[in-house]
RNA sequence: UCGUGCUUCCGGGGUCGGUGAGAAUCCGAACCGGCGGUGAGAGUCCGCGAGCUGGGUCAUUCGAUCUGGCAGAUCUGGUGCAAUUCCAGAACCGACGGUGAUGAGCGUUUUCGCUCUAGUCCGGAUGAGAGGGUGCACGC
Repeated sequence: UCGUGCUUCCGGGGUCGGUGAGAAUCCGAACCGGCGGUGAGAGUCCGCGAGCUGGGUCAUUCGAUCUGGCAGAUCUGGUGCAAUUCCAGAACCGACGGUGAUGAGCGUUUUCGCUCUAGUCCGGAUGAGAGGGUGCACGC
């Protein structure tokens, strides 16, 4: 240095204004970007985690584990050996549940009824986790 085991610590960010009786969900502008990899640094390349879900095994419960599916987004130019990762420019995306229309759609005999709509609000979450670090032991 590397490998294995144990231990312990760390491990997600982001709003203002306008309209209005009422909106942090509409309109306008702003802000945010987990983890590993990648000849050079990534929200948008490859993969992973969290989330939803099918099946199997173990299990009294709590739960553990294996194996599938679903679930987003980028281009152009420049430099260079090499960059969808840097620089310049212009774009785009954002799980699940809840919450409201001042917006939209449908129905209807007026009042009305139903449905849809949040990356930043509330919640699961003082959770979990991809991983990263310290220390110890053994081996090399």
The RNA shown here (FMN riboswitch aptamer (RFN element)) has 140 nucleotides and comes from Leucobacter chinensis. Its Rfam family is "FMN riboswitch aptamer (RFN element)". About the family: The RFN element is a highly conserved domain that is found frequently in the 5'-untranslated regions of prokaryotic mRNAs that encode for flavin mononucleotide (FMN) biosynthesis and transport proteins. The organism belongs to Leucobacter, within Bacteria. Of the family's consensus pairs, 100% are formed in the model.